The RNA shown here (Glycine riboswitch aptamer) has 106 nucleotides and comes from Rhizobium sp. Q54.
The coordinates come from a structure-prediction model, not an experiment, and the mean pLDDT is 75.
Rfam family: Glycine riboswitch aptamer. Clan: Glycine riboswitch clan.
RNA sequence: CAGCCCUCCGCGGGAGAGACCAUUGCCAGCGCAGGUCUGCGCCGGACAUGGCGCCGAAGGCGCAACCGCCCCGGAAACGCUCAGGCAAACGGACCGCGAGGGGGAU
Numbered sequence: 001c002a003g004c005c006c007u008c009c010g011c012g013g014g015a016g017a018g019a020c021c022a023u024u025g026c027c028a029g030c031g032c033a034g035g036u037c038u039g040c041g042c043c044g045g046a047c048a049u050g051g052c053g054c055c056g057a058a059g060g061c062g063c064a065a066c067c068g069c070c071c072c073g074g075a076a077a078c079g080c081u082c083a084g085g086c087a088a089a090c091g092g093a094c095c096g097c098g099a100g101g102g103g104g105a106u
Base pairs, nucleotide, nucleotide: 004103005102006101007100009098010097011096012095013094018052020051021050022049023048025047026045027044029042030041031040032039033038034037053086054085055084059082060080061079062078066074067073068072
């Protein structure tokens, strides 16, 4: 000094599943009526609430192949769906590239 491990940052890639239904209020548009501002109806949008269906790759939890210093501990892309997600956006395990920090064997 470099292989190796961990961590942080930047860039790129990155799946799955209802743009579901209902309701109140809010905003916009159209029509009607009275009247110069309200009421009613229809419809669109976002939020909120409730309901059903589903996904699994933030996180979390569980079992375990396996591993270890073998008392005990570590441990998945498997499972569960608490959380999260089901147009786009955001997020996203994981992979690749780059630059730092830490560790420590040879």